Predicted 3D model of a 275-nucleotide part of an RNA (large-subunit ribosomal RNA, domain VI) from an uncultured bacterium.
Model confidence (mean pLDDT): 84 of 100.
[in-house]
Context: one part of a larger RNA
RNA sequence: CGUUUGGAUGAUUGAGGAGCUCUGCCUCCAGUACGAGAGGACCGAGGUGGACGAACCUCUGGUGUACCAGUUGUCGCGCCAGCGGCACGUGCUGGGUAGCCACGUUCGGCAGGGAUAACCGCUGAAAGCAUCUAAGCGGGAAGCCCGUUCCAAGAUGAGUCAUCCCACUCUCUAUGUUUAGAGAGCGUAAGGAAACAGAGAGACGAUCUGUUCGAUAGGCCGGGGGUGUACGUAUAGCAAUAUAUUCAGCCCACCGGUACUAAUCAUCCGAGAGG
Numbered sequence: 001c002g003u004u005u006g007g008a009u010g011a012u013u014g015a016g017g018a019g020c021u022c023u024g025c026c027u028c029c030a031g032u033a034c035g036a037g038a039g040g041a042c043c044g045a046g047g048u049g050g051a052c053g054a055a056c057c058u059c060u061g062g063u064g065u066a067c068c069a070g071u072u073g074u075c076g077c078g079c080c081a082g083c084g085g086c087a088c089g090u091g092c093u094g095g096g097u098a099g100c101c102a103c104g105u106u107c108g109g110c111a112g113g114g115a116u117a118a119c120c121g122c123u124g125a126a127a128g129c130a131u132c133u134a135a136g137c138g139g140g141a142a143g144c145c146c147g148u149u150c151c152a153a154g155a156u157g158a159g160u161c162a163u164c165c166c167a168c169u170c171u172c173u174a175u176g177u178u179u180a181g182a183g184a185g186c187g188u189a190a191g192g193a194a195a196c197a198g199a200g201a202g203a204c205g206a207u208c209u210g211u212u213c214g215a216u217a218g219g220c221c222g223g224g225g226g227u228g229u230a231c232g233u234a235u236a237g238c239a240a241u242a243u244a245u246u247c248a249g250c251c252c253a254c255c256g257g258u259a260c261u262a263a264u265c266a267u268c269c270g271a272g273a274g275g
Base pairs, nucleotide, nucleotide: 001154006165007164008163009162010161011160012159016151017150018149019148022050023049024048025047026046027045028044034039052108053107054106055105056104060102061101062100063099067095068094069093070092071091072087073086074085075084076083077082112146113145114144119139120138121137122136166274168185169184170183171182172181173180174179191269192268193267195211196210197209198208199207216262217261218260219258220257221256222255223254224252225251226250227249232245233244234243235242236241
């Protein structure tokens, strides 16, 4: 921009397209059928894997330059103590929530139907026989079409359903007195956008949540979680240090609550009852 006849919000149909559609081993049937024996099934039923794929984070594990702790050298805060900076673009080391992930967890390929290939048949002439074929009728594959998952009306053949809004003002032309056509509206409806607080979203747009009639983010409070027992003081020891206070202190991307702070006021676009 279009969607054949107004403008919107939401929900859909499915033309068409894309993906998947893989496979081993074991057990039973059954040491049965078959076979002199050695050996050893079809058909059917059940179980368990591999690779591949999707989703997810309860468990296991990785990351986790939020976080917590330890520690070396050096510099600073006047000194001690206690802290902070730098040593990588985390100084090094030990852990680690959320998120993201796999090495983790769950699930998937099925069943079934249709038309067939090679092939196997029935009936059957040409050709008194024979013949699956010439007329006619069956069976038959991991393949084909459905079935399953996803996208999908720009499917210009532009579909469908539900709901919401609208009978406005002015100018010009024609008609000739109320209609038609064209144009304008820095006026609006439903609705949308913008702005602002943001994340279940994200390169930016977009999407989604919210904007005081409010839990959207921050703060605060509680829960859960990480680290691992802070500073100070007391005691013991010459001291390093240990013990007590103390499952402490510090901290969080998670969960819930709470208007304390910030989402203020204002703005713009958007039809005219529809050939």